RNA sequence: GGUUCUGUAGUGUAGUGGUUAGCGCGUCUGCUUUACGCGCUGAAGGUCCUGGGUUCACAUCCCAGUGGAGCCA
Numbered sequence: 001g002g003u004u005c006u007g008u009a010g011u012g013u014a015g016u017g018g019u020u021a022g023c024g025c026g027u028c029u030g031c032u033u034u035a036c037g038c039g040c041u042g043a044a045g046g047u048c049c050u051g052g053g054u055u056c057a058c059a060u061c062c063c064a065g066u067g068g069a070g071c072c073a
Stems, first nucleotide, its partner, number of pairs: 001072007010025004018056001027043002030040002049065005
């Protein structure tokens, strides 16, 4: 330089164009315990990488940018 894949909560991940963007782990509150842990309960936490386009409507489709990974040279 060429080409392919990829970016969703602190972390890992799911997500048929239409429901309040879900789940595991983690964090926090409460219950339990002398205490911790385990267990139970509830909660917080997301500019869905950025910008533009298409659409009645985009996390999802298209384009560009940008971060990461692979292959070729």